[in-house]
Context: one part of a larger RNA
RNA sequence: UGACGGGGCCCCGCACAAGCGGCGGAGCAUGUUGCUUAAUUCGAUGCGACGCGAAGAACCUUACCUGGGCUUGACAUGCAGGGUGAAACCCGUGAAAGCGGGCGCUCUUCGGAGCCUGCACAGGUGGUGCGUGGCUGUCGUCAGCUCGUGCCGUGAGGUGUUGCCUUAAGUGGCGCAACGAGCGCAACCCCUGUCCUUAGUUGCCAGCGGAUCAUGCCGGGAACUCUAGGGAGACUGCCGGUGCCAAACCGGAGGAAGGUGGGGAUGAAGUCAAGUCAUCAUGCCCCUUACGUCCAGGGCUGCAAACAUGCUACAAUGCUCGGUACAAAGGGCUGCGAUCCCGCAAGGGGGAGCGAAUCCCAGAAAGCCGGGCUCAGUUCGGAUCGGGGUCUGCAACUCGACCCCGUGAAGUUGGAGUCGCUAGUAGUCGCAGAUCAGCACUGCUGCGGUGAAUACGUUCCCGGGGCU
Numbered sequence: 001u002g003a004c005g006g007g008g009c010c011c012c013g014c015a016c017a018a019g020c021g022g023c024g025g026a027g028c029a030u031g032u033u034g035c036u037u038a039a040u041u042c043g044a045u046g047c048g049a050c051g052c053g054a055a056g057a058a059c060c061u062u063a064c065c066u067g068g069g070c071u072u073g074a075c076a077u078g079c080a081g082g083g084u085g086a087a088a089c090c091c092g093u094g095a096a097a098g099c100g101g102g103c104g105c106u107c108u109u110c111g112g113a114g115c116c117u118g119c120a121c122a123g124g125u126g127g128u129g130c131g132u133g134g135c136u137g138u139c140g141u142c143a144g145c146u147c148g149u150g151c152c153g154u155g156a157g158g159u160g161u162u163g164c165c166u167u168a169a170g171u172g173g174c175g176c177a178a179c180g181a182g183c184g185c186a187a188c189c190c191c192u193g194u195c196c197u198u199a200g201u202u203g204c205c206a207g208c209g210g211a212u213c214a215u216g217c218c219g220g221g222a223a224c225u226c227u228a229g230g231g232a233g234a235c236u237g238c239c240g241g242u243g244c245c246a247a248a249c250c251g252g253a254g255g256a257a258g259g260u261g262g263g264g265a266u267g268a269a270g271u272c273a274a275g276u277c278a279u280c281a282u283g284c285c286c287c288u289u290a291c292g293u294c295c296a297g298g299g300c301u302g303c304a305a306a307c308a309u310g311c312u313a314c315a316a317u318g319c320u321c322g323g324u325a326c327a328a329a330g331g332g333c334u335g336c337g338a339u340c341c342c343g344c345a346a347g348g349g350g351g352a353g354c355g356a357a358u359c360c361c362a363g364a365a366a367g368c369c370g371g372g373c374u375c376a377g378u379u380c381g382g383a384u385c386g387g388g389g390u391c392u393g394c395a396a397c398u399c400g401a402c403c404c405c406g407u408g409a410a411g412u413u414g415g416a417g418u419c420g421c422u423a424g425u426a427g428u429c430g431c432a433g434a435u436c437a438g439c440a441c442u443g444c445u446g447c448g449g450u451g452a453a454u455a456c457g458u459u460c461c462c463g464g465g466g467c468u
Stems, first nucleotide, its partner, number of pairs: 007468007015458002019421005026312008034303002042053002064298007073121001077120006089102005106113002123287002126285003132281002134276003137272001139270001144183006150159003163174003189264004194232007204221002208219003235258001238252005314414001318373007330361003335354002340349003380411001385406007427450007
């Protein structure tokens, strides 16, 4: 000077408490450990690994295993020599890759390009993240971390940055051997909430007219909604109180919004020899007829068990059948695909329209109205298994998704313990998208619908800041 303390004081955070819903028990999905295996490729491992790299493992991917092949190589550049003849094509063999044979004689700016032989080299998802760059996680969106000059100290260093008040904040005010400054904080950026204005198609329809069983369908309108450009608006600005006449705090008015309005992006100096040599880049080491490379098949999906994250439930605030409303945000041309026809359905036939405020995906679901079920392992629950089918794809045996019929398991609210959340939040309900031929997506990223309870308080648990 720091760090640490089951030292003290002050202050924060869904940290506790108050409350709501879960996890821990069941079945299944996904990840991991372990075991197994010819291989079950590799990495990630307290918080900060474990629905993580995977925003798509049947082949491919693929890095692993077995077997079959190639050796200047699947890929790049250069040099020398050569036949000028390869590649394509055909035949044989083969699982393919490849190997053997045949036919063959192209382009040219005339330098050459393809091909072979040889050389120099290529290649490596081989090792080291404890050699590194870059990127990332964490403390932590926490309020801190420093510098110049001055002053103090032999010096390390201190002061400033401490103190009092205040703030979400080293935010601001006052004081002070300090006076200033930088990186952080805040603001500037984006979305959202109100209003004005400009514009009016593909969007809108109040008033006028036309047409229809009906519909902005048509004439038209530019008001409204909306779209997307510009602007206004919030600043403790105003009033009262408290405070030191300060900063500020409390209450009020007006206002769509009030004291940072709500959300996002934004992550200081540093810390963990944190993570990544398998995104990429890179030093060094290692392999070089193989640790390179091509191919077929298999594996990454194996299953006594354990853990993590989820989904679905155990039911009546429910399940089921019929009827009937109301979104937002997205995606679409090797694409989205309507009306119509066939099929119980998955789906098939067919193809209008749409490069899309125009057409399509598209039915939103919970909700509401009515009928049934009456507490039962059930009209709850759907695992598992049998059978039949559909679709994608060269190909669904290992190992796809979906549909129909049958089968109907465990499960009656889950021990110790443990997690999330403070408002349009939790809970609950559906919709879309990326990846993608298809799909294991119950994941992830977004979108809207419905919509709570509780916070006395800071003693205690955890993490953090300041002084000592």
Molecule: small-subunit ribosomal RNA, 3' major domain
Organism: uncultured bacterium